[in-house]
RNA sequence: GGGGAUAUUGCGUAACCAGGCAGCGCGGCAGGCUCCAGACCUGCAAGUCGGGGUUCAAAUCCCCGUGUCCCCA
Numbered sequence: 001g002g003g004g005a006u007a008u009u010g011c012g013u014a015a016c017c018a019g020g021c022a023g024c025g026c027g028g029c030a031g032g033c034u035c036c037a038g039a040c041c042u043g044c045a046a047g048u049c050g051g052g053g054u055u056c057a058a059a060u061c062c063c064c065g066u067g068u069c070c071c072c073a
Base pairs, nucleotide, nucleotide: 001072002071003070004069005068006067007066010026011025012024013023020056028044029043030042031041032040049065050064051063052062053061
């Protein structure tokens, strides 16, 4: 220098191909239960890497970047 893959709550991971309420597990917080704690039950907060485009509607499609990984040179 060329090509490919990938980025989603604190962590892990689905939804992406084929556009339509962002879900699950663990963790955190609050409440219940308990003498207290744990376990268990209920509830809450927190997320689509950045920018732009297409569309009634974008995590998803397109473009430009950034980070990480792999291959070629």